[in-house]
RNA sequence: GGGCCGGUGGUCUAGUGGUAUGACGCGAGCUUUGCAAGCUCGAUGCCCUGGGUUCGAAUCCCAGCCGGUCCA
Numbered sequence: 001g002g003g004c005c006g007g008u009g010g011u012c013u014a015g016u017g018g019u020a021u022g023a024c025g026c027g028a029g030c031u032u033u034g035c036a037a038g039c040u041c042g043a044u045g046c047c048c049u050g051g052g053u054u055c056g057a058a059u060c061c062c063a064g065c066c067g068g069u070c071c072a
Stems, first nucleotide, its partner, number of pairs: 001071007010024003018055001026042005048064005
C1' cells in the first nucleotide's frame, strides 16, 4: 500500500429502512441481626466521525478515523 471483517449505555451483546434488545454492572425499595443470593422499580445510548439517498437511516451509498485479520 491492497483485500476482507468489525466499531451500538460503564462492559459484553441483539437489532435486514418505521419507539434500540438482553445480560452483567450501578442506584432505590422489599427480604436478613448483618452480608450474599432472590424479587420489584429506576437511571443510563446524540448507535465511531462527516456527507448523501429516503417521508423516514444504527440499518443503504460515499469519504474518513480506529481495531482485527490476510496478502504484498
Predicted 3D model of a 72-nucleotide RNA (transfer RNA) from Candidatus Jingweiarchaeum tengchongense.
The same sequence occurs in records of 2 taxa.
Rfam family: tRNA.
The coordinates come from a structure-prediction model, not an experiment, and the mean pLDDT is 80.